[in-house]
């Protein structure tokens, strides 16, 4: 320099057009002499930034930004 590929909650990690799921952390309650287990609840301006496309977009398309790679 080019080519690919990631980027979602505090961490990890699903969605693949129709409005965000798990799981551990968390709060709050039960349970216990207390704690840890273990059980039921349940919060969070999470979709990298800006454009467009579209009724609708985490998803498509462009650029930008940060990481990985691979190749000269």
């Nucleotide at each position: 320099u080019g080519c690919u590929c990631c980027u979602u909650a505090g961490u990890g990690a699903a969605g693949c057009g129709g409005u965000a799921a798990c799981a551990c952390a968390g709060u709050u309650g039960g349970c216990u002499c207390u704690g840890a287990c273990c059980c039921a609840a349940u919060a969070a301006u999470g979709c990298g930034a800006a454009g467009g496309u579209u009724c609708g977009a985490a998803u498509c398309c462009u650029u930008c930004a940060g990481g990985a790679g691979c190749a000269a």

Notes
The RNA shown here (transfer RNA) has 72 nucleotides and comes from Eubacterium sp. The RNAcentral record of the sequence draws on ENA. The source organism's lineage runs through Bacteria, Clostridia, Eubacteriales, Eubacteriaceae and Eubacterium.